This is a predicted structure of a 344-nucleotide part of an RNA (large-subunit ribosomal RNA, domain IV) from a freshwater metagenome.

[in-house]
Context: one part of a larger RNA
RNA sequence: CUAUCGCUAAGGAACUCUGCAAAAUGGCCCCGUAACUUCGGGAGAAGGGGUGCCCUUUGUUGUAAAUAGUCACGCACUAUGAAGCAAUGGGGGGUCGCAGUGAAAAGGUCCGGGCAACUGUUUAACAAAAACACAGGUCUAUGCUAAGCUGAAAGGCGACGUAUAUGGGCUGACACCUGCCCAGUGCCGGAAGGUUAAGGGGAGGAGUGAGAGCUUCGAACUGAAGCCCCGGUGAACGGCGGCCGUAACUAUAACGGUCCUAAGGUAGCGAAAUUCCUUGUCGGGUAAGUUCCGACCUGCACGAAUGGUGUAAUGAUCUGGACGCUGUCUUGGCGGUAGGCUUG
Numbered sequence: 001c002u003a004u005c006g007c008u009a010a011g012g013a014a015c016u017c018u019g020c021a022a023a024a025u026g027g028c029c030c031c032g033u034a035a036c037u038u039c040g041g042g043a044g045a046a047g048g049g050g051u052g053c054c055c056u057u058u059g060u061u062g063u064a065a066a067u068a069g070u071c072a073c074g075c076a077c078u079a080u081g082a083a084g085c086a087a088u089g090g091g092g093g094g095u096c097g098c099a100g101u102g103a104a105a106a107g108g109u110c111c112g113g114g115c116a117a118c119u120g121u122u123u124a125a126c127a128a129a130a131a132c133a134c135a136g137g138u139c140u141a142u143g144c145u146a147a148g149c150u151g152a153a154a155g156g157c158g159a160c161g162u163a164u165a166u167g168g169g170c171u172g173a174c175a176c177c178u179g180c181c182c183a184g185u186g187c188c189g190g191a192a193g194g195u196u197a198a199g200g201g202g203a204g205g206a207g208u209g210a211g212a213g214c215u216u217c218g219a220a221c222u223g224a225a226g227c228c229c230c231g232g233u234g235a236a237c238g239g240c241g242g243c244c245g246u247a248a249c250u251a252u253a254a255c256g257g258u259c260c261u262a263a264g265g266u267a268g269c270g271a272a273a274u275u276c277c278u279u280g281u282c283g284g285g286u287a288a289g290u291u292c293c294g295a296c297c298u299g300c301a302c303g304a305a306u307g308g309u310g311u312a313a314u315g316a317u318c319u320g321g322a323c324g325c326u327g328u329c330u331u332g333g334c335g336g337u338a339g340g341c342u343u344g
Base pairs, nucleotide, nucleotide: 001339002338003337004336005335006334007333008332010330011329014328019325027051028050029049030048031047036041038173052095053094054093055092056091057090058089059088060087061086062085063084066080067079068078069077070076071074096100108323109322110321111320112319113318114317115315116314120132121131136171137170138169139168140167141166142165148157149156150155174310175309176308177307179240180239181238184237185236186233187232188231189230190229193228194227195226199222200221204217205216206215207214208213241259242258243257244256245255268302269299280296281295282294283293284292
């Protein structure tokens, strides 16, 4: 020096991306325990006290002598239950140490916020999460030889099930809700009409032949799905405006005008896991805060099952603060073990 472990005055996060790591907490008994809440929880909340050994005393339980009673008279049953011993509590007194769950093993805690309801699952070997799943919700297909999947096929799964079933899509507990647009695209419906292939049809023509004929081109008409067309449909794919003016300070615009659109974003939320300008502005917390919390709304570019907003509980989640605690640090030092290195 490397690895690992122990101790460390004073301070106690000043370290650092971050208290990472370490320290601290810790068992059992008793007291006590808030907001919030889906009334189950939160909760071991938090916060206190006790804990060894000896003597004494007093309970409880077990064992059971003996006594009493009963009768079916037995190695019987029932009741009370001495002494001793054992187990386990309570009270009082004493005693030792720095320290009594004397070693070991054995939660740090609290407050605020984001996300995801939750327990689960995942990148075997750099990601465990806010990702996946989930119960629940909803749409859609499917009437049974089901749809769907698989297999050249027979067949198999679905299912020895039958719409309270099965497949597929989206969402994701619960609470309150889920607005407008069917113009485009998709899907569904539509005995009309238009267009449309092969086939049918054969007016009419061509070649050849003496002719019969043979060969060949071929109009009208007929002729399906599809497309066009007409409707419906958003928890289908998706979409959800601009300019100008206006109120008796100013500012702003409930109001008016105009252009465009299929319709112009409703409720709720909002500098957000979304805010570029931006460290927005104000407030809180700090001596000092690009983070954090509460507001505001000028939303570059939130927004309602590609779900919106809340939410107790949960989380090896992310983020801000506080207490405790500490060699993380001020700032080093000492020591143990193993290795390296140097000298012999």
Its Rfam family is "Bacterial large subunit ribosomal RNA". Gene Ontology terms of the family: structural constituent of ribosome and ribosome.